The RNA shown here (Glycine riboswitch aptamer) has 97 nucleotides and comes from Ornithinimicrobium pekingense DSM 21552.
The coordinates come from a structure-prediction model, not an experiment, and the mean pLDDT is 77.
It was read from a public genome assembly, where an Rfam model found it.
RNA sequence: CGAGGCCGCGCGGGAGAGUCCUCCCCGGGUACCGGUGAGGCGCCGAAGGGGCAUACUCCCCGACAAGCUCUCAGGCGUCCAGGACCGCGCGGAUGAG
Numbered sequence: 001c002g003a004g005g006c007c008g009c010g011c012g013g014g015a016g017a018g019u020c021c022u023c024c025c026c027g028g029g030u031a032c033c034g035g036u037g038a039g040g041c042g043c044c045g046a047a048g049g050g051g052c053a054u055a056c057u058c059c060c061c062g063a064c065a066a067g068c069u070c071u072c073a074g075g076c077g078u079c080c081a082g083g084a085c086c087g088c089g090c091g092g093a094u095g096a097g
Base pairs, nucleotide, nucleotide: 001097004094006092007091008090009089010088011087012086013085018041020040021039022038023037025035026034027033028032042076043075044074048072049070050069051068056062
């Protein structure tokens, strides 16, 4: 000097699942419609979280996990927000060579 991998930041991309019922408030207003919020039921999984196989071992114990699974959390009209993961850039600590 310095690849690769790791961490952080920024930018871009980024799926799924009801607006079904009830209620408060607001607007129009008989009925009813629209909006926000709350509750019930149903649903989704890619923040986070939980769980599991196997290799290995004489046996027992142990046994990193995950785009698997569970849905605690979160999410399910639009916008906003979030979003595993991917790409690019910058920075940091390592560092093959």